[in-house]
This is a predicted structure of a 486-nucleotide part of an RNA (small-subunit ribosomal RNA, 5' domain) from a metagenome.
The RNAcentral record of the full RNA draws on SILVA.
Context: one part of a larger RNA
This record gives sequence, structure tokens and C1' cells, in this order.
RNA sequence: GAACAACGCUGGCGGCAUGCCUAACACAUGCAAGUCGAACGGUAACAGGAGAGCUUGCUCCUGCUGACGAGUGGCGCACGGGUGAGUAACGCGUGGAUACCUGUCCUAGGGUGGGGGAUAACGGCUGGAAACGGCCGCUAAUACCGCAUACGUCCCAUGGGAGAAAGAUUCAUCGCCCUUUGAGGGUUCCGCGUCGGAUUAGCUAGUUGGUGGGGUAAAGGCCUACCAAGGCGACGAUCCGUAACUGGUCUGAGAGGAUGGCCAGUCACACUGGAACUGAGACACGGUCAAGACUCCUACGGGAGGCAGCAGUGGGGAAUAUUGCGCAAUGGGGGCAACCCUGACGCAGCAAUGCCGCGUGUAUGAAGAAGGCUCUCGGGUUGUAAAGUACUUUCAGCAGGGAAGAUAGUGACGGUACCUGCAGAAGAAGCUCCGGCUAACUCCGUGCCAGCAGCCGCGGUAAUACGGAGGGGGCAAGCGUUGUUC
Repeated sequence: GAACAACGCUGGCGGCAUGCCUAACACAUGCAAGUCGAACGGUAACAGGAGAGCUUGCUCCUGCUGACGAGUGGCGCACGGGUGAGUAACGCGUGGAUACCUGUCCUAGGGUGGGGGAUAACGGCUGGAAACGGCCGCUAAUACCGCAUACGUCCCAUGGGAGAAAGAUUCAUCGCCCUUUGAGGGUUCCGCGUCGGAUUAGCUAGUUGGUGGGGUAAAGGCCUACCAAGGCGACGAUCCGUAACUGGUCUGAGAGGAUGGCCAGUCACACUGGAACUGAGACACGGUCAAGACUCCUACGGGAGGCAGCAGUGGGGAAUAUUGCGCAAUGGGGGCAACCCUGACGCAGCAAUGCCGCGUGUAUGAAGAAGGCUCUCGGGUUGUAAAGUACUUUCAGCAGGGAAGAUAGUGACGGUACCUGCAGAAGAAGCUCCGGCUAACUCCGUGCCAGCAGCCGCGGUAAUACGGAGGGGGCAAGCGUUGUUC
């Protein structure tokens, strides 16, 4: 000098940042992923319209309309957000490679014909304390299944519609299917680099290679059968310990050393270990399955859960914030759109945690007042300091005006920033040090005691080193201490 710091004393304002380094400990509660009625059958709620009844402002009825609970279906939920446990590894960094995949988007070509059988919702019956079911019956689709439609043959396949109003059967739009190109994304392989220990010297049987087969989107012992006996290692294998990696950050003249919090890229994980399903993409944080530990409910038969999302709680700890506002902006998902959702994000709150800026007045004022301290008792010093006099009003306060951020409309922040006016020096200074290093000295108390201390060292009766006072030095809304690093 530095910092994701903490502690002690003190503390006025603003801007910009940052804020569980420990228990990847356990979690009450709320929210964090939905959306589409322009795919579908429909109508539980709300509103409107039509109709009926009368008690004249109520009831009934009707999907007719706006809309829409639950349901089928599509897309999304693999992004975004968190954490750093594991990992010494092609994990990361860097430079290459090819045997690959890719929803949405772009480009280009072609097609979009005609049928069928179900099923949820719903109705009936019924089981269960609940979670959740069972049986029978009805129904729709852009859900599902054949057929037709490229070809000489084989293999792999393949088509589905929607549309407010008007209008009329055509064009345009959005879809769907096959194929082509690309963009962006991803998988895989290789060279080099990437902590410590030899008081770890040998390690290895799918092990190393080949052939056949399987498997994958894809090369490959990736898997399997057979064959061969190889492969790695003092240029450190194997084993043990530690650790996410990088751009960067801190320091240093540099070389280097230390470090990887915030932000950005990559990786890994989601109560613990395991597995696959769906899908363009997962072996999936807020999905599924079984197992384990833990917690909760239970009618004891059986069930439910996973904050390393945002807040918040307990616990641990020297130590780290609000159960806030808003989708106005930026971005994301769905939708033709209107719009809906978004604890991403934008803001506000708390904390001197850091950096930066500002203020706590300015000028004048000598009888050098009083008081304090000291003294050689003359004085010296505090000290222009105060008082007094004359001014100013930054910041804070009060009142009025009032943006940009948003291109028609739309502003959480917020009556915020900023501007104007008003009053009054008014509301605003501490901390540490004074033996040398090291800027700053005297008195009193104490008497190897009490104590100080980073090192040297002070203290045993004149202590500039302990404690207090006066004075002084340094920094300043901070100052000092401790621990860490260079």
C1' cells in the first nucleotide's frame, strides 16, 4: 500500500459500489414458470344480452356474447437464478481436428388428399381419514392410427389444420410434413500448459492391441465373444493430501509472489447415493422411480416434503441486510394480437463495509480578559483562541415549482434529481500518538509496585517510556488495534 474484513472509541450529508469467507447445517410462511379459446370438447365463477315468472327488482332459464375454473392438446419448463460440495481431470486455458446432432430463426424446392378407432373432461355407481383412486357409459381435436400420394429395386420414413368481420369460394396470412443451405448452439478427439508430498516406486486383466458383433447423433474396450501379451512409470506412474478453472485482482521498478469475493466465460452440483423416462436438448434445483437419513400428517391401513432461487427463521460464528415496491425500462417464456407470467431485472430499505465529494462557518477582534497549566514569582503558555463587532447560508430543515429516463399510449423509482424562495451560526469532531526508530515536552502521582511494549527496552524516590493533567504532533467522519497477503 491492499481487502467481501472484524473489534474498540466516535459519528453530519450525498454519490457510486459492496454485503454468510463459518454449518453443501436444518428450515415455519409467502412468492420465484407459465401461457395459448386464432388447436379442442365445453361452461364452474364473473359481466352483458335474449326469454320466462312475478312480489318491479328479485328469481329462473339460455354458451348467444365478453370471457374462462377444471380437462384434452401445443410451446415453454434443459433458459434465466443459486452454490462451490466434489473434481489434479481434456475439468479449465490455449491452439488444432472430424466421425456428429441441432426445437425456434434464415434460405430454397415440393406437398398439405381421403378415412378410422379411441380417450380425458362430463354422467352414474363406488373405495379411502387423507393422498389418491376403481368400474360402467358418452364425446372433440393441430391428440392417436391405417390408406392414398416420389421410386427400377431395397432401406428409412412421411402430410393436420386454423382464421374476428365482411364476402365468397379464390387470393393473401399464420401453421403442419419431407428435403436443401446457413446462422447460432452443442457432443466428441488431440498437442501444450495447469498445487504439494518419494518419510508414496512400482501400477494395470477390459488392463494394451487386433478380428467379428452390438451400441451411440457420432470415432473409440464404449460394451461383448475370441485371439495375442501387452500398456504406464525417476521427463515421477500409482498412492496420499489440498483445490472448481480462467479473464482478472492485490503487490512489486520489473522478474516474480499471493489470490480467484463482486462482474464476465467454462465446469460441477441441487437432502445422500443410484436409475432411466419424456424431449431438438436433461439423465432434469422448484419432474418421475425405487433405496437411505431426517422432518411432518394419520382414523395406524397409509401418505407428504427437500430455500446451494428472493425475502425470512433457528443454529454455527469475530462477522455479513428487508418476510419491501414494480413489471415503467432492459431481457426472457407463451400468444396473430390485446395481454399474461417473470424475487431475472429495475428500484427502494438497512450497514462509515469501501472509494469519492462536501460540510461542521467567514472576516475582524489585545485590556494579549477570566480560568487552566507552568514558573527562576518577573513572567511564559493556552491565544485571535474566546467574548465582542460585521457578514455569509453550502449541507441539513421548511415552502413552491419540477424533469430526462418513453418513439402514440404506458414511470415502480417519486413530487425523486434539479431549480427558486425563507429563517438562523443556527443542527454537525473525533481518534490516536508525543524515549529512539518517528513528527510531537513539561508538571504531579507511583516507586522493579501498579503498569507499558512492534523492536531496542522503560519502572528499585527527581520516569519526556507507567497513570493523570496542561501543552504539542498526526490523521480526520473517521481514528486506532488484530488477523491475512505481497